[in-house]
RNA sequence: CCCGUCGUAGUUUAGUGGUAGAACGACCGGCUGUAGACCGGUAGAUCCCCAGUUCAAAUCUGGGCGACGGGA
Numbered sequence: 001c002c003c004g005u006c007g008u009a010g011u012u013u014a015g016u017g018g019u020a021g022a023a024c025g026a027c028c029g030g031c032u033g034u035a036g037a038c039c040g041g042u043a044g045a046u047c048c049c050c051a052g053u054u055c056a057a058a059u060c061u062g063g064g065c066g067a068c069g070g071g072a
Stems, first nucleotide, its partner, number of pairs: 001071007010024004018055001026042005048064005
């Protein structure tokens, strides 16, 4: 320098144009002599940034930044 994949909650991730979901973790409660396990509940992501397309964008397009891989 060129090509590809990826970027969503504290962490790991689902969601391929129409309400942003789950697991673990956190917090509250139940259970227990206490804790763990188990059970119930609550909070938490304006989806890496900018612009475009569209009635509508996490999703499509362009640019940028970052991570990983491949090539020279």
Transfer RNA from an archaeon, 72 nucleotides, folded computationally.
RNAcentral holds the sequence, with entries from ENA.
The prediction has a mean pLDDT of 83.
Rfam family: tRNA. From the family's description: Transfer RNA (tRNA) molecules are approximately 80 nucleotides in length. Rfam links the family to the GO term triplet codon-amino acid adaptor activity.